Predicted 3D model of a 474-nucleotide part of an RNA (small-subunit ribosomal RNA, 5' domain) from Gossypium mustelinum. Lineage of the source: Eukaryota > Streptophytina > Embryophyta > Malvaceae > Gossypium. The full RNA is in RNAcentral, with records from Rfam.
Context: one part of a larger RNA
RNA sequence: AGAUGAAUGCUGGCGGUAUGCUUAGCACAUGCAAGUCAGACAGGAAGUGGUGUUUCCAGUGGUAGACGGGUGAGUAACGCAUAAGAACCUGCCCUUGGAAGGGGAACAACAACUGGAAACAAUUGCUAAUACCCUGUAGGCUGAGGAGCAAAAGGAGGAAUCCGCCCGAGGAGGGGUUCGCAUUUGAUUAGCUAGUUGGUGAGGCAAUAGCUUACCAAGGUGAUGAUCAAUAGUCGGUCCAAGAGGAUGAUCAGCCACACUGGGGCUGAGACACAGCUCAUACUCCUACAGAAGGCAACAAUGCAAAAUUCUCCGCAAUUGACGAAAGUCUGAUGAAGCAAUGCCAUGUAGAGGUAGAAGGCCUAUGGGUCGUGAACUUAUUUUCCUGAAGAAGCAGUGACAGUAUCUAGGGAAUAAGAAUUGGCUAACUCUGUGCUAGCAGCCGCAAUAAUAUAGAGGAUGCAAGCAUUAUCC
Numbered sequence: 001a002g003a004u005g006a007a008u009g010c011u012g013g014c015g016g017u018a019u020g021c022u023u024a025g026c027a028c029a030u031g032c033a034a035g036u037c038a039g040a041c042a043g044g045a046a047g048u049g050g051u052g053u054u055u056c057c058a059g060u061g062g063u064a065g066a067c068g069g070g071u072g073a074g075u076a077a078c079g080c081a082u083a084a085g086a087a088c089c090u091g092c093c094c095u096u097g098g099a100a101g102g103g104g105a106a107c108a109a110c111a112a113c114u115g116g117a118a119a120c121a122a123u124u125g126c127u128a129a130u131a132c133c134c135u136g137u138a139g140g141c142u143g144a145g146g147a148g149c150a151a152a153a154g155g156a157g158g159a160a161u162c163c164g165c166c167c168g169a170g171g172a173g174g175g176g177u178u179c180g181c182a183u184u185u186g187a188u189u190a191g192c193u194a195g196u197u198g199g200u201g202a203g204g205c206a207a208u209a210g211c212u213u214a215c216c217a218a219g220g221u222g223a224u225g226a227u228c229a230a231u232a233g234u235c236g237g238u239c240c241a242a243g244a245g246g247a248u249g250a251u252c253a254g255c256c257a258c259a260c261u262g263g264g265g266c267u268g269a270g271a272c273a274c275a276g277c278u279c280a281u282a283c284u285c286c287u288a289c290a291g292a293a294g295g296c297a298a299c300a301a302u303g304c305a306a307a308a309u310u311c312u313c314c315g316c317a318a319u320u321g322a323c324g325a326a327a328g329u330c331u332g333a334u335g336a337a338g339c340a341a342u343g344c345c346a347u348g349u350a351g352a353g354g355u356a357g358a359a360g361g362c363c364u365a366u367g368g369g370u371c372g373u374g375a376a377c378u379u380a381u382u383u384u385c386c387u388g389a390a391g392a393a394g395c396a397g398u399g400a401c402a403g404u405a406u407c408u409a410g411g412g413a414a415u416a417a418g419a420a421u422u423g424g425c426u427a428a429c430u431c432u433g434u435g436c437u438a439g440c441a442g443c444c445g446c447a448a449u450a451a452u453a454u455a456g457a458g459g460a461u462g463c464a465a466g467c468a469u470u471a472u473c474c
Base pairs, nucleotide, nucleotide: 002473003472004471006470007469008468009467010466013347015345016344017343018342019340020339026303027302030300031299035063036062037061040060041059043057044056045055046054070258071257072256079183082180084178085177088175089174090173093171094170095169096168097167098166101135102134103133104132110125111124112123114121115120140149141148142147154163155162156161184230185229186228191221192220193219196218197217198216199215200214201213202212203211233255234254236252237248238247239246240245261280262279263278264277283294284293286291314335319333321330322329323328351379352378353377360371361370362369363368385411386410387409388408390406394401418463420461421460422459423444424443425442429458430457431456432455433454439446440445
């Protein structure tokens, strides 16, 4: 000199744009953040004078809640980065070849009844399906001469047809897994290891594998730093630097890990699942003391902690996502507004003329010098500002933003400058007070009665809606 997710002091006009709990992964009141489908299904209700049509819905069923959003505690590891591999899986999507024959039994809802403070639960009876089961069939699978095993569902429409279901093959995208190289510090950590290293049999997985187990062998690893300890998510990047390199990992984007703490599995194409289940601990809360409920590291908000970080706002109009045949519903993702000079960029706080060089301040050698064309005064203008009229774009439609941006008419120089420094480094000097006192200070140092270094005043300097200080990096 540069930089920052900064903070503090003084000050502060406007616009655009970006950013905003770096600390306690501490505790969380309240609201909201994942639903959807009646064109799968029986049923209940609303409405109607009746039929037909319509609307709503707890339940069965399908699909999605494994995405999107948050955080960085753990992790020194195939976690990440890069370059390769073989023994794998893959819902929705695309391409393509086939198939959907025949039967059956239930369970919710509902009704009745019972228990309980509640959460919820028991018993009996009825019923439908794209829910479940049996059977026939099979260019698939297993197996290796023989043989065995496995499927389906319908819905809408007057119809054409459309949507779906089942079995194969291929693709795309996604995921699991293996490996070469690389990845902080410490030797005042030198040995570590018993499923440990390898083999065989068995089990297990989508798949390879001590992944698991029985037996056998005694291996495996390490000064090219094992083990242990400390610290840490990682990368694209970001900051500094001519570069080499050093530091860092906020926002944005990729990967990983986590969801009060610690286990476990279920469902499913996919989880060992943030707003699912279950067990245990701690904490909070309800209770009729028999028992129940909860998990903001989603968005806001609150307390605490801290030098320190925003609204319990608007909308699904746009871009996405889930479901749906569609209309559409949901979407704190997202789009927008609000707060903060937190950063960057743009712009203004006035333009031209104007000497009696006015008054006043300061200095003075008392002649004058300086603040200073600065002000007054004259003249022109309106970025901003105030008032009124008009008024968007945002790809077809729609419009939260928003009567916003913008444009136009009128008004009027009007509403808008500070902070730091002034001994040298370092641009900028005099007077007065003080008198080793009060004080200043980044370093050298200054102050002892003429202080350009302290305090005040006047002047000046470099910056400027900021200026300084502190902290950290280079």
Overview: Model confidence (mean pLDDT): 84 of 100.